Small-subunit ribosomal RNA, 3' major domain from a Patescibacteria group bacterium, 464 nucleotides, folded computationally. The full RNA is in RNAcentral, with records from ENA and SILVA. The coordinates come from a structure-prediction model, not an experiment, and the mean pLDDT is 83. It matches the Rfam family "Bacterial small subunit ribosomal RNA".

Context: one part of a larger RNA
RNA sequence: UGACGGGAACCCGCACAAGCGGUGGAGCAUGUGGUUCAAUUCGACAAUAAGCGAGGAACCUUACCAAGGUUUGACAUCUCUGGAAUUCUCCUGAAAGGGAGAAGUGCCCGCAAGGGAGCCAGAUGACAGGUGUUGCAUGGCUGUCGUCAGCUCGUGUCGUGAGACGUAGGGUUAAGUCCUUCAACGAGCGCAACCCUCGUCCUGUGUUAAAUUAUUCACAGGAGACUGCCCGGGUAACCGGGAGGAAGGUGGGGAUGACGUCAAGUCAGCAUGACUCUUACGCCUUGGGCUACACACGUGCUACAAUGGGGCUAACAACGGGACGCCAAAUCGCAAGAUGGAGCAAAUCCCUUAAAUUGCCUCUCAGUUCGGAUUGAGGUCUGCAACUCGACCUCAUGAAGCUGGAAUCGCUAGUAACCGCAGAUCAGCCUCGCUGCGGUGAAUACGUUCUCGGGUUUUGUACA
Numbered sequence: 001u002g003a004c005g006g007g008a009a010c011c012c013g014c015a016c017a018a019g020c021g022g023u024g025g026a027g028c029a030u031g032u033g034g035u036u037c038a039a040u041u042c043g044a045c046a047a048u049a050a051g052c053g054a055g056g057a058a059c060c061u062u063a064c065c066a067a068g069g070u071u072u073g074a075c076a077u078c079u080c081u082g083g084a085a086u087u088c089u090c091c092u093g094a095a096a097g098g099g100a101g102a103a104g105u106g107c108c109c110g111c112a113a114g115g116g117a118g119c120c121a122g123a124u125g126a127c128a129g130g131u132g133u134u135g136c137a138u139g140g141c142u143g144u145c146g147u148c149a150g151c152u153c154g155u156g157u158c159g160u161g162a163g164a165c166g167u168a169g170g171g172u173u174a175a176g177u178c179c180u181u182c183a184a185c186g187a188g189c190g191c192a193a194c195c196c197u198c199g200u201c202c203u204g205u206g207u208u209a210a211a212u213u214a215u216u217c218a219c220a221g222g223a224g225a226c227u228g229c230c231c232g233g234g235u236a237a238c239c240g241g242g243a244g245g246a247a248g249g250u251g252g253g254g255a256u257g258a259c260g261u262c263a264a265g266u267c268a269g270c271a272u273g274a275c276u277c278u279u280a281c282g283c284c285u286u287g288g289g290c291u292a293c294a295c296a297c298g299u300g301c302u303a304c305a306a307u308g309g310g311g312c313u314a315a316c317a318a319c320g321g322g323a324c325g326c327c328a329a330a331u332c333g334c335a336a337g338a339u340g341g342a343g344c345a346a347a348u349c350c351c352u353u354a355a356a357u358u359g360c361c362u363c364u365c366a367g368u369u370c371g372g373a374u375u376g377a378g379g380u381c382u383g384c385a386a387c388u389c390g391a392c393c394u395c396a397u398g399a400a401g402c403u404g405g406a407a408u409c410g411c412u413a414g415u416a417a418c419c420g421c422a423g424a425u426c427a428g429c430c431u432c433g434c435u436g437c438g439g440u441g442a443a444u445a446c447g448u449u450c451u452c453g454g455g456u457u458u459u460g461u462a463c464a
Stems, first nucleotide, its partner, number of pairs: 001464002003461003007458007015448002019411005026302008034293002042053002064288007073127001077126002079123005086103007107116003129277002132275003138271002140266003143262001145260001150189006156165003168181004195254004200223007226248001229242005304404001308363005314357001320351003325344002330339003370401001375396007417440007
């Protein structure tokens, strides 16, 4: 000087407390461990792994396994030889592949011979190739402490020196934010502001919308908030209250992550050193596996019901997406869906009836008209192909479950909770996930003793 303390003081945070809703019990979905397996590919492991990489494993993907093949190779450059490229047919095979045959002669220079570009086939070796190893050789990117308020430098001063002061004290702040005092005076990276978005108003423009206009609206530009004004306190910074205002003291949200820590994560996104394989640890193909199942854990969904279930009925959104696409009306089907073909490269058409909610009726506390797992049968759709292993519909079946032990998680306002909608990925979909969007819309915070994490000062130390 740090680090540490079951030392001290002060301060902060959904850290506790006060509340609301969950998890832990059940069934299912999903990830992980374990076990099994020919293979169940690999990585990630307290917080910071486990609905994570994967924003979509039937084939492909795919890296794993079995079998069948292949060796200058699926891909790149160079050398040599031949042929235009290309198209079609047959045999064999699970396919990859192997074998046989037919058609066909283009472009540029040149009279021609020939040469060139491009493509295909063969040969030779240089080489290709590796999701093989090492994240403890690395780049890049990322998580975390933490959006915590810290981390440093120049000159100067003090100290033999390591180093200290500055950065400490008194106040204040969300903040090393600002004020004040001071052997310090300044400066940098962080804080804040500048950026995006929501909320108010003004101006301009007007495709589309409703029958039209207004305007809602959309887009663009600007205004507005600064403790500016008033009162009180205070040396000041600032704090408390008030007015006006759509908005008030950082207005809400986002983007933004200092010096560094964890030899944290990633060689399987990519790049890359070294090592290693080279008729194989490369490459192609078919089938299987990644979907197994005594069990354990994580994350979710659905419930256990009457603030509810069922039936009929009447309303109100926003974000988005659409041409190999979104798909209307109408018709058929109980339905999934089919037929159909209008419109729309979209404020015009479609996805698109939002649901919770409203009104009426019914059920009357029961393992039920709760709950829907599981199973049987019949279908629809996508796709070469739904057996392993897709989603959906109809009928039948109707399991566990009566609010969950110890323990544990989230959230302070348009938040929690409840409700649906859209999108990416995508032929289809295991999406109950994720990312957004709107609708309805609470309770509570006395306070900082305690738990956890962090900051500043101080103290102890046999630790560095």